The RNA shown here (SAM riboswitch aptamer (S box leader)) has 99 nucleotides and comes from an Anaerolineales bacterium. The organism belongs to Anaerolineales, within Bacteria.
RNA sequence: UUCUUAUCUAGAGAGGUGGAGGGAACGGCCCGUUGAUACCUCGGCAACCGGAAAUCCGGUGCCAAUUCCGCAUAUCUAAAUGGAUAUGAGAGAUGAGAA
Numbered sequence: 001u002u003c004u005u006a007u008c009u010a011g012a013g014a015g016g017u018g019g020a021g022g023g024a025a026c027g028g029c030c031c032g033u034u035g036a037u038a039c040c041u042c043g044g045c046a047a048c049c050g051g052a053a054a055u056c057c058g059g060u061g062c063c064a065a066u067u068c069c070g071c072a073u074a075u076c077u078a079a080a081u082g083g084a085u086a087u088g089a090g091a092g093a094u095g096a097g098a099a
């Protein structure tokens, strides 16, 4: 990197560095100098895997918004191009296994 598979509505603070952008891509809509994103330290959450008698330990992950929403189908509502719910798809993220 590619493939397979499971899950993705919950949960998780403080300080330092640093400075304009960022939230994967696109359209919205949000976050950001009351300093985000990113990196570091301590802390925390708890999904998967391993060890284990265990409430424990380890590996990876995670700590804005449902994976922020959007696409399709169906149903309901309706003045409607609208709104709501359910199911599914595409793409993405994370774990595990394989090449």
Stems, first nucleotide, its partner, number of pairs: 001099008013042005021031003026070003043063003047060005067091001071088007